[in-house]
RNA sequence: AGAGUUUGAUCCUGGCUCAGGACGAACGCUGGCGGUGCGCCUUAUGCAUGCAAGUUGAGCGAAGCUUUUUGGUAGUUUACUACUAGAAAUGACUGAGCGGCGAACGGGUGAGUAACGCGUGAGCAAUCUACCUUAGUUACUGGGAUAGCCCGAGGAAACUCGGAUUAAUACCGGAUAUUCUUAUUUUUUCACAUGAAGUUUUAAGGAAAGGUCAGCCGAACUAAGAUGAGCUCGCGUUCUAUCAGCUAGUUGGUGGGGUAAAAGCCUACCAAGGCUACGACGGAUAGCUGGUCUGAGAGGACGAUCAGCCACACUGGGACUGAGACACGGCCCAGACUCCUACGGGAGGCAGCAGUGGGGAAUAUUGGACAAUGGGCGCAAGCCUGAUCCAGCCAUGCCGCGUGUGUGAAGAAGGCUCUAGGGUUGUAAAGCACUUUCAGUAGGGAGGAAGGCCAGAGUGUUAAUAGCGCUUUGGAUUGACGUUACCUACAGAAGCAGCACCGGCUAACUCCGUGCCAGCAGCCGCGGUAAUACGGAGGGUGCAAGCGUUAUCCGGAAUCAUUGGGUUUAAAGGGUCCGCAGGCGGUCAAUUAAGUCAGAGGUGAAAUCCCAUAGCUUAACUAUGGAACUGCCUUUGAUACUGGUUGACUUGAGUCAUACGGAAGUAGAUAGAAUGUGUAGUGUAGCGGUGAAAUGCAUAGAUAUUACACAGAAUACCGAUUGCGAAGGCAGAUUACUAACAAUAUACUGACGCUGAGGGACGAAAGCGUGGGUAGCGAACAGGAUUAGAUACCCUGGUAGUCCACGCCGUAAACGAUGGAUACUAGCUGUUCGAGCAACAAUGGUUGUUUGAGUGGCUAAGCGAAAGUGAUAAGUAUCCCACCUGGGGAGUACGCUCGCAAGAGUGAAACUCAAAGGAAUUGACGGGGGCCCGCACAAGCGGUGGAGCAUGUGGUUUAAUUCGAUGCAACGCGAAGAACCUUACCAGGGUUUGACAUGAUACGAAUUUCUUUGAAAGAAGAAAGUGCCGUUUGGAACGUAUACACAGGUGGUGCAUGGCUGUCGUCAGCUCGUGUCGUGAGAUGUUGGGUUAAGUCCCGCAACGAGCGCAACCCCUGUCCUAUGUUGCCAGCAAGUAAUGUUGGGGACUCAUAGGAGACUGCCGGUGAUAAACCGGAGGAAGGUGGGGACGACGUCAAGUCAUCAUGCCCCUUAUGUCCAGGGCUGCACGCAUGCUACAAUGGCAAGUACAACGAGUCGCAAUACCGCGAGGUGGAGCAAAUCUCUUAAAGCUUGUCUCAGUUCGGAUAGGAGUCUGCAACUCGACUCCUUGAAGUUGGAGUCGCUAGUAAUCGCAAAUCAGCAAAGUUGCGGUGAAUACGUUCUCGGGGUUUGUACACACCGCCCGUCAAGUCACGGAAGUCGGCAAUACGCGAAGCCAGUGGUCUAACCCUUUGGGGAAGAAGCUGUCGAACGUAGGGUUGGUAACUGGGACUAAGUCGUAACAAGGUAGCCGUACGGGAACGUGCGGCUG
Repeated sequence: AGAGUUUGAUCCUGGCUCAGGACGAACGCUGGCGGUGCGCCUUAUGCAUGCAAGUUGAGCGAAGCUUUUUGGUAGUUUACUACUAGAAAUGACUGAGCGGCGAACGGGUGAGUAACGCGUGAGCAAUCUACCUUAGUUACUGGGAUAGCCCGAGGAAACUCGGAUUAAUACCGGAUAUUCUUAUUUUUUCACAUGAAGUUUUAAGGAAAGGUCAGCCGAACUAAGAUGAGCUCGCGUUCUAUCAGCUAGUUGGUGGGGUAAAAGCCUACCAAGGCUACGACGGAUAGCUGGUCUGAGAGGACGAUCAGCCACACUGGGACUGAGACACGGCCCAGACUCCUACGGGAGGCAGCAGUGGGGAAUAUUGGACAAUGGGCGCAAGCCUGAUCCAGCCAUGCCGCGUGUGUGAAGAAGGCUCUAGGGUUGUAAAGCACUUUCAGUAGGGAGGAAGGCCAGAGUGUUAAUAGCGCUUUGGAUUGACGUUACCUACAGAAGCAGCACCGGCUAACUCCGUGCCAGCAGCCGCGGUAAUACGGAGGGUGCAAGCGUUAUCCGGAAUCAUUGGGUUUAAAGGGUCCGCAGGCGGUCAAUUAAGUCAGAGGUGAAAUCCCAUAGCUUAACUAUGGAACUGCCUUUGAUACUGGUUGACUUGAGUCAUACGGAAGUAGAUAGAAUGUGUAGUGUAGCGGUGAAAUGCAUAGAUAUUACACAGAAUACCGAUUGCGAAGGCAGAUUACUAACAAUAUACUGACGCUGAGGGACGAAAGCGUGGGUAGCGAACAGGAUUAGAUACCCUGGUAGUCCACGCCGUAAACGAUGGAUACUAGCUGUUCGAGCAACAAUGGUUGUUUGAGUGGCUAAGCGAAAGUGAUAAGUAUCCCACCUGGGGAGUACGCUCGCAAGAGUGAAACUCAAAGGAAUUGACGGGGGCCCGCACAAGCGGUGGAGCAUGUGGUUUAAUUCGAUGCAACGCGAAGAACCUUACCAGGGUUUGACAUGAUACGAAUUUCUUUGAAAGAAGAAAGUGCCGUUUGGAACGUAUACACAGGUGGUGCAUGGCUGUCGUCAGCUCGUGUCGUGAGAUGUUGGGUUAAGUCCCGCAACGAGCGCAACCCCUGUCCUAUGUUGCCAGCAAGUAAUGUUGGGGACUCAUAGGAGACUGCCGGUGAUAAACCGGAGGAAGGUGGGGACGACGUCAAGUCAUCAUGCCCCUUAUGUCCAGGGCUGCACGCAUGCUACAAUGGCAAGUACAACGAGUCGCAAUACCGCGAGGUGGAGCAAAUCUCUUAAAGCUUGUCUCAGUUCGGAUAGGAGUCUGCAACUCGACUCCUUGAAGUUGGAGUCGCUAGUAAUCGCAAAUCAGCAAAGUUGCGGUGAAUACGUUCUCGGGGUUUGUACACACCGCCCGUCAAGUCACGGAAGUCGGCAAUACGCGAAGCCAGUGGUCUAACCCUUUGGGGAAGAAGCUGUCGAACGUAGGGUUGGUAACUGGGACUAAGUCGUAACAAGGUAGCCGUACGGGAACGUGCGGCUG
């Protein structure tokens, strides 16, 4: 730091996904050790059990106990023992009580809280503070109770009550007291919104406690400190406007009350305020912070552990005590729940530490110790302490260590793979030589310990050598952890490796299995028989006591953009203007110092992060120091800029005056053309309408035409890229009124400006309301057509509406798809309205030029993804507003506002997809355009389609009718030849190392003949035969047998393949290198102007060249020459014959075989651009590639072929192999294709007669001759062929006949008789002869071939082959035409341009209803909850207030009866939680039914969109329709 994914490819926009880090984690697999952290994130859910707050005898009384002492009694020997009593002392003792201090700390949790709760910084002159410290002062004198204990009573218990008695550092009275408190008086200083500190006068009031070893420990008051707490304020602190108005103690004042303290904190009265768009009020969510994670940072997310603050303690309310609480382990009340109960009543609160149930994916031991640190109490010793320190559990995180080290190639074995050679696992192992960390066993062994106690010494205090404090010496001690850390010894490589991944992203590849199955998957995607993507294996890669997965957060994401994005077309500029608030704002001065900048001070807790150093062997971890904490406050300065204040200026803005221009607006009166209607005339049969028609109108007189009249609506020409207006919009001419703009010149005001959330006004068409009007047009509707249908397009009618007035609506593709304002930044060229100057002319002028304001076109820089834009910016900048953040769901739902309604505005979510989209590129396509070509059409000739037959095919049949080929490009095709064979098919009979190949062993030469059986294959048997080489073991060839490797397969897959082939197409195309252009795909070249059969050539050109194709080179043919001359030829010479090159001979000719020549637009003329080329001509055998052939570019069709051959994989192996005989491939109601023969006179028949070429021949062609009507037979001359044979060519020509008929046409079919081939002719051959004599009289729609030696027509030959289905195929020659105006149309092709939503490429894509399934959501009669309020009722505890009755130790008075003061209970009242009632609000769940939406390989109906998508599409609106949609009106061009 990026990567994958939209496309055929590209650039962009844009989302989705991944790689990184983190974690209080969980799950899966696995698991050696140690150190160090962490450990209920969920139900603030319920809790059994134990522990978590006590201490104090130096405050108090009593009791018990211990020891000492005294007396008495008893036993007994002075003395001792036992018991008992008293007193005094002792205290290391015990538990309860009174009193003191603590229990408000420590520990837990995060429910509530959006708040002065927290953070930060200030303030309290408006406050308190137990214990502690410092300083000062004081402690005088009295009193009455009470718990405990004892006695009694009640109760199940908890506990309670009564009586008697007793103490205090418990409680109370009086005195005294200061710089005390309150009130008042006098006055000074300081500060000031208030007040503070003193001074002076008066009045009232207020303290105490003692204990003790006499050292100390306490008590009271005052002042100050320290610590802690309380209150107030500035700033900061989540989301929501689909929450816009909220508030009655509410805001303020006065009096009173209240608090430690200011204050509506509370109360009475008065006033009517207070908060809010800088977001009040409401709703949702949430403890806040230091910090933690991430990030380059800014930020974003989080708030476990540690630390600070807050809140809470079963839920709600309340106060008491106290320095401090409205109190986690206190109290009272209400509620829910749990427990005990004798049913009368009671008890409880783990969000303390452990632990338990439940919940959950999920989170530990009912451990040890107060040794250390700290806390409470105590003079102290000490006691208590689940705080804490430790241990236990958990790979939950971080850190460290280990599971060995070196050597070791026969590259072992085994595994995997393989091209069978090898490769790999792999120096890995084994082997050899070492080491012993860790774990194990044994032994040793720090530090954490300071204190406290006892004894001594010194010193201080003191009267004191007591005592106490401090210092010091000595002594005995204090460790949970702990079998500590650490050290040493011992033995032995010994005890210790897994997990994920291996298609791309992303490091790492092969085999087997599976076969769109099973499965994988983070995204793209993989799997349909050769899966590096599934599962297994081998190998590899990565990390490692862990590794993966899942969840979540940040990052990448510049994907909310302050740093750091956008808005013409991708999402996005409001329809337009005005304008309050707000934001921003011209020039020159002065002043100020708020912003801003600088210095200093305070604060920013510690920890954390960072740096340095240090301590644990290292690290994690920890310690010390520094830096930092980007902030806030105070203060002193600076004054450029911004702001405030003041003064001035004119350029921004505005005002006045003079003219000009304009479809600017409103209201009025008015004009002509057209249309329709009416009346009248003329006039007669149609009119009208369409692609063609029909509906409609018309003999009752239409249409047409003439005249007149009436009505409404709209304004031709001018007219324009024109003008005006803010936009919508505005058009005959005219009048009145109104507004705005530009230019020019003068004067004036003096920043008065720009933008503009909310708000207001205007706002096409359609639509709505009321009332008019209605000529034309015209949704709906009706009819006619079209059509498969036609709720449409077309036609005929036609209502709302369109028009007017008034009032609504408030939307459009309301568009330049481009918000407004200002300034700046190259040019060229039109046009509109002004102004100036010059020239000419002569007055309403023309031309030129300069300039201002509009409005267009082209273009530079720049910008932009590109298209494009470009002074009218989409450039460069500033200011303000609006809007966007993937597609769909959806501009939908709900809520609210507006509207008469239609509807408009605002505007989500669930769910779903991995894309949706923009611009441009190359193709393909278009019922788009233009150019060109082709037997493509046209012009012709002949066919086919009808008949019969032949052949092929489909179908059907069959035991089998083997298989393949299927639009052109399958169908007389593979097959150049199925009776057997072929043959692959069928039924049957055999066979199993096999019919065929190689290898091993044994036997036998091989081989031949015969017999039996059988359909044959085969089986059984008999006989004959002994070869060749040889080193004599044997070998070669052949046969038989045996066993195994293997053979074999026309079995499958042509969609695994090679090779070969077809086709577009013999069409003119297809590409490359370098350069250039473009961000790029790509373009250019290859396009353009001509030309050609041709991308053939020429010219031009950011292209220059080149390749594969075209052409040429090759073959045949057409003319000539040369050479040669047999088997060919015969002119001349000679010979001969009935006749013939027959013979001698010849090479002239034909011909043959070779080799050459020739044709190149070369020459002439014209056209063309002086080109290429074309047209015409000459010459020539041939003329413009002379004719024909071979030759087939890049590629397309998963085209054809596994049955020519080859071949991967799969399948069969006594069979899917192989052998045999028989059958079938020929079957036959039919359809189709290709042919043959015909239908006749341009003919048939008969007779005569002429002329070819290509070829073939020894398993052959076969002559002469003879036989047969003939097929053919007999026979066998010649010929391995320019020699002989096939071999008489036929049409043609000559003559005759037939005379238009189903015929002397036609020959099918059938009967009979034969011939030939062959082992065999039945299924199933060909041919011959006689007889038979069918359909057919030129063929519908349609369709095929052919442009010259061609079509047509005529025969001949050959391959295959025993024979033949051949009428087929391939060749050969004979005779030998017609026509082409031309490119409009059909088909195919090439180039170009255009549109595209197509790229599997129009056989494309794609829309909506309906039907089926699944999912989430909305509405809904209802129904069930939650929450927060309001009103009323009831009203606990409790504080406060009142209280005339009741009760009461302290003090006062007293006549001793009592009274007073004060208090208590009770009662009353205000407030008051929970609860109840009522009507609402808000929110959630659920629901019959219902609505649309999304998704789902192969459902139905149509075809709306994309091409002119076949009616251009789309926007708004209205009506209509199964559905997409149709139509009307206005708008847009996308």

Overview:
A computed fold for a 1534-nucleotide RNA from a Schleiferiaceae bacterium, annotated as small-subunit ribosomal RNA. NCBI's taxonomy places the organism under Bacteria, Pseudomonadati, Flavobacteriia, Flavobacteriales, Schleiferiaceae. The RNAcentral record of the sequence draws on SILVA. It matches the Rfam family "Bacterial small subunit ribosomal RNA".